Model confidence (mean pLDDT): 83 of 100. This is a predicted structure of a 687-nucleotide part of an RNA (large-subunit ribosomal RNA, domain II) from a bacterium. It matches the Rfam family "Bacterial large subunit ribosomal RNA".
[in-house]
Context: one part of a larger RNA
RNA sequence: GCCAACGAGUUUGUUGUAUGGGGCAGGUUAAGCCAGUUUCAGGCGUAGCCACAGCGAAAGCGAGUCCGAUAAGGGCGUCAUAGUCUCAUGCACAAGACCCGAAACCAGGUGAGCGAACCAUGGGCAGGUUGAACCUGUCGUAACAGACCGGGAAGGACCGAACCAUCGAGUGCAGCAAAACUCUUGGAUGACCUGUGGUUAGAGUAGAAAUUAUCAUCGAACCUGGAGAUAGCUGGUUCUCUUCGAAAUAUAUUGAGGUAUAGCCUCCAGUGAAUAGCAGCAGGGGUAGAGCUCUGUUUGGGGAAGGGCGGUAAACAACUGUACCGACUCCUAGCAAACUUUGAAUACUGCUGUGACUUUCUGGGGAGUCAGUCUAUGACAGCGAAGUGCCAUAGACGCGAGGGAAAGAGCCCAGACCACCGUCUAAGGUCCCAAAUAUCAUUUGAGUGGAAAAGGAAGUGAGAUUGUUUAAACAGCCAGGAGGUUGGCUUAGAAGCAGCCACCCUUUAAAAAGUGCGUAAUAGCUUACUGGUCGAAUGAUCCUGCGCCGAAAAUUCAACGGGGCUAAAAAUGAUAACCGAAGACGUGGGUGGCCACAUUAGUGGUCGCGGUAGAAGAGCGUUGUGUUAGCUGUGAAGCGAGACCGUGAGGUUUACUCGUGGAGCAAUCACAAGUGAGAAUGUUGGC
Numbered sequence: 001g002c003c004a005a006c007g008a009g010u011u012u013g014u015u016g017u018a019u020g021g022g023g024c025a026g027g028u029u030a031a032g033c034c035a036g037u038u039u040c041a042g043g044c045g046u047a048g049c050c051a052c053a054g055c056g057a058a059a060g061c062g063a064g065u066c067c068g069a070u071a072a073g074g075g076c077g078u079c080a081u082a083g084u085c086u087c088a089u090g091c092a093c094a095a096g097a098c099c100c101g102a103a104a105c106c107a108g109g110u111g112a113g114c115g116a117a118c119c120a121u122g123g124g125c126a127g128g129u130u131g132a133a134c135c136u137g138u139c140g141u142a143a144c145a146g147a148c149c150g151g152g153a154a155g156g157a158c159c160g161a162a163c164c165a166u167c168g169a170g171u172g173c174a175g176c177a178a179a180a181c182u183c184u185u186g187g188a189u190g191a192c193c194u195g196u197g198g199u200u201a202g203a204g205u206a207g208a209a210a211u212u213a214u215c216a217u218c219g220a221a222c223c224u225g226g227a228g229a230u231a232g233c234u235g236g237u238u239c240u241c242u243u244c245g246a247a248a249u250a251u252a253u254u255g256a257g258g259u260a261u262a263g264c265c266u267c268c269a270g271u272g273a274a275u276a277g278c279a280g281c282a283g284g285g286g287u288a289g290a291g292c293u294c295u296g297u298u299u300g301g302g303g304a305a306g307g308g309c310g311g312u313a314a315a316c317a318a319c320u321g322u323a324c325c326g327a328c329u330c331c332u333a334g335c336a337a338a339c340u341u342u343g344a345a346u347a348c349u350g351c352u353g354u355g356a357c358u359u360u361c362u363g364g365g366g367a368g369u370c371a372g373u374c375u376a377u378g379a380c381a382g383c384g385a386a387g388u389g390c391c392a393u394a395g396a397c398g399c400g401a402g403g404g405a406a407a408g409a410g411c412c413c414a415g416a417c418c419a420c421c422g423u424c425u426a427a428g429g430u431c432c433c434a435a436a437u438a439u440c441a442u443u444u445g446a447g448u449g450g451a452a453a454a455g456g457a458a459g460u461g462a463g464a465u466u467g468u469u470u471a472a473a474c475a476g477c478c479a480g481g482a483g484g485u486u487g488g489c490u491u492a493g494a495a496g497c498a499g500c501c502a503c504c505c506u507u508u509a510a511a512a513a514g515u516g517c518g519u520a521a522u523a524g525c526u527u528a529c530u531g532g533u534c535g536a537a538u539g540a541u542c543c544u545g546c547g548c549c550g551a552a553a554a555u556u557c558a559a560c561g562g563g564g565c566u567a568a569a570a571a572u573g574a575u576a577a578c579c580g581a582a583g584a585c586g587u588g589g590g591u592g593g594c595c596a597c598a599u600u601a602g603u604g605g606u607c608g609c610g611g612u613a614g615a616a617g618a619g620c621g622u623u624g625u626g627u628u629a630g631c632u633g634u635g636a637a638g639c640g641a642g643a644c645c646g647u648g649a650g651g652u653u654u655a656c657u658c659g660u661g662g663a664g665c666a667a668u669c670a671c672a673a674g675u676g677a678g679a680a681u682g683u684u685g686g687c
Base pairs, nucleotide, nucleotide: 001687002686003685004684005683006682011095012094013093015092016091017090018089019088020087021086022085023084024083026050027049028048032044033043034042054061055060064076065075066074067073098236099235101233105226106225107224108223109222110221116200117199118198119197120196121195122194123193124192125190127159128158129157130155134151135150137148138147139146163187164186165185168183169182170181171180202218204214205213206212211220239619240618241617242616243615244614249262250261251260252259253258263369264368265366266365267364268363269362270361274359277354278353279352280351281350282349283348289342290340291339295336296335297334300331301330302329303328306325307324308322309321310320311319372397373396374395375394376393377392378391380389381388402413403412404411417589418588419587420586422585423584424583428579429578430577431563432562433561437576438575439574440573441572442571443570449565455549456548459546460545461544463542464541465540466539467538468537476533477532478531479530480529482506483505484504487501488500489499512527516525517524590609591608592607593606594605595604596603597602620676622673623672624671625670626669630665631664638660639659640658641657642656643652644651645650
């Protein structure tokens, strides 16, 4: 891992409550007793309980009573009236209370055969090295001291086996081993190592001290018990079909992943149009917009009190000037969640009308929900960041399948009772992959389409306004482009062309006191301007459609799903078709509500039948009991295979088939449950 078996809402209660069935009309017995029995059943038993009257804290009074000074007024009652016992079912409560699951707490015991300390009694330490005290001798000293030779043997002394330990590395890691092996290393006469016996224990003991050890267990051992501790937590919770169908919110909470009440769901009963929606009428408002009257803020200008600065002045007075500031006021232009002289659409409220085959409302039984998510819109926070946080309104997902978006919970279309090799459509599409297409008029040349900004550009299409032009424009080419004069100033120089000032006059077809290049300054080239040549268009501005550049990312094209596409298979507009879904329709079938007829089976009409949590209803099957029609060695149950029937669980035993098996099975109607497995790191067994 697979298979098989087992495996989770049960039982009890003088308990409560609701619904349904039954008995009685007041209901009902409990303990106990009687008789009897295999038990059950039967009879007695009215003590008690509920109801029949309430009100008051109570005394108490009583269809009333309480408060009250009250005969007032008000509260709760009466008038309006059915209960009770039992059974079943739902739920609650008390119990282990749907099942499994802690870490822990407490009690009583068992452990020092491991390793810790201690006690008692034994044992062990190859060999080598060093050579303290002390002693003898010699020398030495006044005497000591001291020196040397020899003896001597000390030491938590030295080297190093046994023995004890384990510093480092490698191997090992399902190992030789639940801590080892190899090499290396430390101690090795000592606080040494070790045998045997004994002592100390869990609120403890031991500890050269590490939260270390206390039998592979230690921040408090192990065993048994309290015990099914508790678990607002995780996991699991077993057959079918039908109807309806949520919530992820408010308030409170030692509350935040729990719970209570309300909201939203369901079932029963009642009321019966009271509901949603729509139309009309009547309302209040201060949002969006707008505006600047107010409150603030703010652009430019005019007037202007007052002030600053300068002058004048003996002066704190007065006068005067001003490219300064400026209350206030006028004109002008704005801004505001905490501004409003204003002001919608919606929304909300009321009334009237209309109005759903069920919506609202009232009472009661049962829930689940209290982590929501994205999209659109309106706000706030944030960076007008976030697949962000937090509100509001709507939708979808959640609990929703189908078609589209290549692929996709929340986007677009559309809500799946079942069947059909029928029809029409939605979104979206119609060259091929891949169902379905053509035509007309334009645009784009960028593979734009098939990612992006500020900004940039004689890309190209459409429109508008305004110039020049056969009295010859625009562009090109030929020619001219002069004189006073080198204007004056400045300057070393300044001659059109460093800079400042002025910018005249003349000859002309035209020619600037000079557009640019250039020179040290001149010179030179060129432009404006004019003539000729040529012969028909040529400039400027604005608005707009589609394109271009701007445009760099990591394995590989890789920013149309792909192929591939250019008078298109791109874009815009138009026309006519088609494809396309579980949508709609058609045909057949099933089923729920309501209505009508029939009444009990149905027929017809009509509206329905996606669904998690959940509520309600109807069934299938298993084991046993009662009942009883029956089957069975001419073959029961069980097992294997097939066929058939039912919407399904399932069924085929008086009434399918074959095989195996070898002795019981069991329809019907009821009853009672150890009643249904795929999941629980489920339990046991097998492989």